[in-house]
Molecule: transfer RNA
Organism: Butyricicoccus pullicaecorum
């Protein structure tokens, strides 16, 4: 330098064919317990990497950029 893949909650990851965002763990609160833990219930937490485009509508499609990973190339 080229190709491919990944980027979504604090962490690990789903999200089908475009209809508008979820799970587990963690955190907080409540119930339970003498207390802690376990168990049960609830809540909070998101610019879907960034910027544009297409569309009535984008996490999803298109373009560019960035970071990371893998492979190829590197002769000066």
């Nucleotide at each position: 330098g080229g190709a491919u893949g990944u980027u979504u909650a604090g962490c690990u990851c789903a999200g089908c064919u475009g209809g508008a965002a979820g799970a587990g763990c963690a955190u907080u609160c409540g119930c339970u317990u003498g207390a802690c833990g376990u168990g049960c219930g609830a809540a909070a937490g998101g610019u879907c990497a960034c910027a544009g485009g297409u569309u009535c509508g984008a996490g999803c499609c298109c373009u560019g950029u960035a970071a990371c990973a893998u492979c190829c190339a590197c002769c000066a």